[in-house]
FMN riboswitch aptamer (RFN element) from a bovine gut metagenome, 111 nucleotides, folded computationally. Rfam family: FMN riboswitch aptamer (RFN element). Its family is annotated with FMN binding in the Gene Ontology. Of the family's consensus pairs, 96% are formed in the model.
C1' cells in the first nucleotide's frame, strides 16, 4: 500500500378487506477485550454539525437487555435454572419482510 473477507433469524396457527408489523407461539445474536460474554468494559452502521472542492480529521444527537444456584484461584462469559433487549424509512403498529445497501464501518486473514 494492495488484495480478499467482513450479521442471523418468524416454523406452525388466531383476528382482520389487509398484518411475516396485533395475539399465541417460533426464531436470530457483528467486531476488540476479559476463563469461552447479545445483556461486563470498549468499538461499530443512521442523521446533524464545524474546517472544507474533495478527502479527512474534529464536535453532537439517536443507539437495547441479567439475575438466581454450581464449579473453579479466577467466569453477570463455562454448567443448570429463570428472564430480558434489538438503529433509522416504508407499510396495519416490525430485531426476523422491503429499501438506503451490488454500500459500508468496527475489524479478520493474506501479500
Nucleotide at each position: 500500500u494492495c488484495u480478499u473477507c467482513g450479521a442471523g433469524g418468524c416454523a406452525g396457527g388466531g383476528u382482520u378487506u389487509g398484518a411475516u408489523u396485533c395475539c399465541c407461539g417460533a426464531c436470530c445474536g457483528g467486531c476488540g477485550g476479559u476463563a469461552c460474554a447479545g445483556u461486563c468494559c470498549g468499538c461499530a452502521a443512521g442523521c446533524c454539525u464545524u474546517u472544507c472542492u474533495c478527502c479527512a480529521a474534529g464536535g453532537g444527537c439517536a443507539c437495547g437487555a441479567u439475575c438466581c444456584g454450581g464449579u473453579g484461584c479466577g467466569a453477570u462469559u463455562c454448567c443448570g435454572g429463570a428472564a430480558c433487549c434489538g438503529a433509522c424509512a416504508g407499510u396495519a403498529u416490525a430485531g426476523u419482510c422491503u429499501g438506503g445497501a451490488u454500500g459500508g464501518u468496527a475489524g479478520a486473514a493474506g501479500a